Model confidence (mean pLDDT): 75 of 100. Glycine riboswitch aptamer from a Steroidobacteraceae bacterium, 94 nucleotides, folded computationally. Rfam family: Glycine riboswitch aptamer. Gene Ontology term of the family: glycine biosynthetic process. The model forms 85% of the base pairs in the Rfam consensus.

RNA sequence: AAUCGGUCUGCUCGGAGAGGGUCCGGCUCACGCCGGAACGCCGAAGGCGCAAUUCCGCCCGGAAACGCUCAGGCACACGAACGGCAGACGGCGG
Numbered sequence: 001a002a003u004c005g006g007u008c009u010g011c012u013c014g015g016a017g018a019g020g021g022u023c024c025g026g027c028u029c030a031c032g033c034c035g036g037a038a039c040g041c042c043g044a045a046g047g048c049g050c051a052a053u054u055c056c057g058c059c060c061g062g063a064a065a066c067g068c069u070c071a072g073g074c075a076c077a078c079g080a081a082c083g084g085c086a087g088a089c090g091g092c093g094g
Base pairs, nucleotide, nucleotide: 006089007088008087009086010085011084013083014082019039022037023036024035025034026033027032040074041073042072046070047068048067049066053062054061059094060093
């Protein structure tokens, strides 16, 4: 220096699941829309937990798409872990 991995940012990029249910209130000529509540569900913002895993082994550290559903969500839209491309940082856990 390059590469692997990691962090951050960007993109008309891809991106799942679950009541278009019920009740109450408000707006509207109406269609319909908004808010709240209870019950029923989902997990891929975030968070928490175990600890799969990170290694030939052990300790320390990190830590899952596993679990929990606090939060969030359950037509469309928005959002969305993760992936792809690009850029920047940085230096390949001890």